[in-house]
RNA sequence: GCUGGUGUGGCUCAGCUGGUAGAGCAGUUCAUUCGUAAUGAACGGGUCGUCGGUUCAAAUCCGACCACUAGCU
Repeated sequence: GCUGGUGUGGCUCAGCUGGUAGAGCAGUUCAUUCGUAAUGAACGGGUCGUCGGUUCAAAUCCGACCACUAGCU
């Protein structure tokens, strides 16, 4: 330099046939217990790597860039 993959709550991931975002774990509160753990219930937390384009509507489609990663030269 060229080609591909990945980027979504604190962490691991789903959602990618466009219709305004979910799960598990973690966190907070409550219940239960002599207390802890476990268990049950409730709650909060992300505008989806950045910028732009298409569209009535974009995490999803298109382009550029950034980071990480694999391969080739």
This is a predicted structure of a 73-nucleotide RNA (transfer RNA) from a Clostridia bacterium.
Rfam family: tRNA. It is annotated as a transfer RNA.
The coordinates come from a structure-prediction model, not an experiment, and the mean pLDDT is 81.
The sequence was found in a public genome assembly.
Lineage of the source: Bacteria > Bacillati > Bacillota > Clostridia.